[in-house]
RNA sequence: UCGAUCCCCAGCGGGAGAGUCCAGGCCGCAAGAAGCGGCCCGGCGCCGAAGGAGCAACCGCCCCGGAAACUCUCAGGCACACAGGACCGCAGUUGAUCAC
Numbered sequence: 001u002c003g004a005u006c007c008c009c010a011g012c013g014g015g016a017g018a019g020u021c022c023a024g025g026c027c028g029c030a031a032g033a034a035g036c037g038g039c040c041c042g043g044c045g046c047c048g049a050a051g052g053a054g055c056a057a058c059c060g061c062c063c064c065g066g067a068a069a070c071u072c073u074c075a076g077g078c079a080c081a082c083a084g085g086a087c088c089g090c091a092g093u094u095g096a097u098c099a100c
Base pairs, nucleotide, nucleotide: 003098004097005096006095009092011090012089013088014087019044021043022042024040025039026038027037028036029035045078046077047076051074052072053071054070058066059065060064
């Protein structure tokens, strides 16, 4: 100096799953009621890809420790939308390593 790889941080794009179930209360529309919409709360059912926890293949400096997209569902989520979203791709900043 240019190129490659890795880490931290933030940015852009993509990004799934599962009940608009049952009951009650309040308000509004309707107004004879039924019914519809919104909010609150309870119950049951369901999902896993924030986070969290558990076991483990495997790995290590082998006392012990690290460790999943598996498992659990505490949390979170379940019409559309919004939000969130592991992971993937892109490029940016700093740093480290390698190469010339």
Predicted 3D model of a 100-nucleotide RNA (Glycine riboswitch aptamer) from an Alphaproteobacteria bacterium.
The organism belongs to Alphaproteobacteria, within Bacteria.
The model forms 89% of the base pairs in the Rfam consensus.
The prediction has a mean pLDDT of 75.